The RNA shown here (transfer RNA) has 71 nucleotides and comes from Parcubacteria group bacterium GW2011_GWA2_43_11. Its mean pLDDT, the model's own confidence on a scale to 100, is 82.
RNA sequence: GGGUCCAUAGUUUAGUGGUAAAAUUUCGGUCUCCAAAACCGAAGUCCUCCGUUCGAGUCGGAGUGGACCCG
Numbered sequence: 001g002g003g004u005c006c007a008u009a010g011u012u013u014a015g016u017g018g019u020a021a022a023a024u025u026u027c028g029g030u031c032u033c034c035a036a037a038a039c040c041g042a043a044g045u046c047c048u049c050c051g052u053u054c055g056a057g058u059c060g061g062a063g064u065g066g067a068c069c070c071g
Base pairs, nucleotide, nucleotide: 001070002069003068004067005066006065007064010024011023012022013021018054025043026042027041028040029039030038047063048062049061050060051059
């Protein structure tokens, strides 16, 4: 220098253009003599910008960061 792939909650990951989700974590509650476990509830998110579309986590372009391959 060229190419491929990845970026979603604090963490690990789903999500085939139409309400963003599970587990875990944190907080509150029930239970208990207390704690743990269990159960109930709540909080917390689409890497950035632009474009396409009635509508974008999803499609297109650029950028940033990461992994790998070629030279």

Rfam family: tRNA. The family's RNA type in Rfam is transfer RNA.